[in-house]
RNA sequence: GGGCCAAUAGCUCAGUUGGUAGAGCAUCUGCUUUGCAAGCAGAGGGUCCAGGGUUCGAGUCCCUGUUGGUCCA
Numbered sequence: 001g002g003g004c005c006a007a008u009a010g011c012u013c014a015g016u017u018g019g020u021a022g023a024g025c026a027u028c029u030g031c032u033u034u035g036c037a038a039g040c041a042g043a044g045g046g047u048c049c050a051g052g053g054u055u056c057g058a059g060u061c062c063c064u065g066u067u068g069g070u071c072c073a
Stems, first nucleotide, its partner, number of pairs: 001072007010025004019056001027043005049065005
């Protein structure tokens, strides 16, 4: 220098054909216990890496950039 992949909740990751952003773990509250842990029920937490474009509507499609990984030279 070139090719490919990834970026979504505190962490690990889903998200189907473009149509109200989710799960597990963690955190908080309640139940249970003499107490703790475990278990059960519930709650909070996100402008989906940045900018622009297409569209009635974009996490999803298109362009550019950034960061990380990987391969080639």
This is a predicted structure of a 73-nucleotide RNA (transfer RNA) from a Candidatus Uhrbacteria bacterium. NCBI's taxonomy places the organism under Bacteria, Bacteria candidate phyla, Candidatus Uhriibacteriota. The prediction has a mean pLDDT of 81. Its Rfam family is "tRNA". From the family's description: Transfer RNA (tRNA) molecules are approximately 80 nucleotides in length. The family's RNA type in Rfam is transfer RNA.